[in-house]
Context: one part of a larger RNA
Molecule: large-subunit ribosomal RNA, domain IV
Organism: Megaloprepus caerulatus
């Protein structure tokens, strides 16, 4: 100087973005074990006692040590997200992302839809047959999933309308003796498609405004009026949800831009881009408490290594 370790008075997170790192805990036997819950769990919850030697046992002995040479959980309370086990950025991200069982829609009647392939042969799908196969969304369970088909799309229908070339009819020019050839015009006619009509939102998507009004004030159940396809329902809510914002009240603290519980116009919440709630699970994120400690107050000593000096 610094690698890896050991120990430390008093205090015990005052350190710090943050208890990062370290420390505590740790095994066996016995006792004991809460809320919540999908009744399986939670749970090694938490929290205690014992462990050596002698003795069958009661018990006795013992200065220290007495589960430990190594192996070897710190615990608890609240919240967010995701149900879970699983998967992922080989070499900065392991997660709340992906997947998942479950739910829903849709396509397909078999030479299936769909996919690979040269508009091929052929192959997969499948030696399967709608309780099957493909595509898409959501993502256990539980309570639910509101209104809108005007636009975009999809499906179905189609009396009528629009519409290409071929077809049929016809006119004109050029040329020719004629047949014919050639250039142009008009009419006729129909397919797909479109117009048109209907259905469809767990399809792409969307889900208002202005005035007035109640025995102080405030608010506005109520009334009027305009617009729309329909005017955001149930829920949740300063949220993983722009900003205002360190919102306001309460709890926590001596003190809190934190966290939790409430409040709500959130004018940018909101229902399979799923909404709300959820036991269990999580090297996830976040707040607090107990224990513990050199993280710190504030450093010190020792071992080891490197450097350096001598040899």
């Nucleotide at each position: 100087c610094a690698u890896u370790c050991u120990u430390u008075a008093a205090g015990g997170a005052a350190c710090u973005c943050g208890g990062c790192a370290a420390a505590c805990u740790g095994c066996c036997u016995c006792c004991g074990u809460a809320a919540a819950u999908u009744c399986g769990u939670g749970a090694u919850a938490a929290g205690g006692a014992g462990g050596c030697u002698c003795g069958u046992a009661a018990g006795a002995g013992g200065a220290c040590a007495c589960a430990u040479a190594a192996u070897c959980g710190g615990g608890g309370a609240g919240a967010u997200c995701a149900a879970c086990u699983g998967u992922u950025u080989a070499c900065c991200a392991a997660a709340a992302a992906c997947a998942c069982a479950g739910c829903u829609u849709u396509u397909a009647g078999c030479a299936a839809a769909c996919a690979c392939g040269u508009a091929a042969a052929g192959u997969g799908g499948u030696a399967g047959u709608a309780u099957u196969a493909g595509a898409a969304g959501u993502g256990a369970u539980u309570c639910c999933u509101g209104c809108c088909c005007a636009a975009u799309g999809a499906u179905u229908g189609u009396a009528u309308c629009u519409u290409a070339a071929a077809u049929u009819c016809u006119c004109u020019g050029g040329u020719u003796a004629a047949c014919g050839c050639u250039a142009g015009g008009g009419a006729u006619a129909u397919a797909a498609a479109g117009a048109c009509a209907a259905u469809u939102a767990a399809a792409u998507g969307g889900c208002c405004g202005c005035a007035g009004u109640a025995a102080c004030u405030c608010u506005g159940a109520c009334u009027g009026u305009g617009a729309u396809a329909a005017u955001g329902u149930a829920g949740c809510g300063a949220a993983a949800u722009c900003a205002a914002u360190a919102g306001u009240c309460a709890a926590u603290u001596a003190a809190u831009u934190g966290u939790u519980g409430a409040c709500g116009a959130g004018u940018a919440u909101g229902a399979a881009a799923g909404g709300g709630a959820u036991a269990a699970u999580g090297a996830a994120u976040u707040u607090c408490c107990c224990g513990c400690u050199g993280u710190c107050u504030c450093a010190a000593a020792g071992a080891u290594g490197a450097u350096c000096u001598c040899g």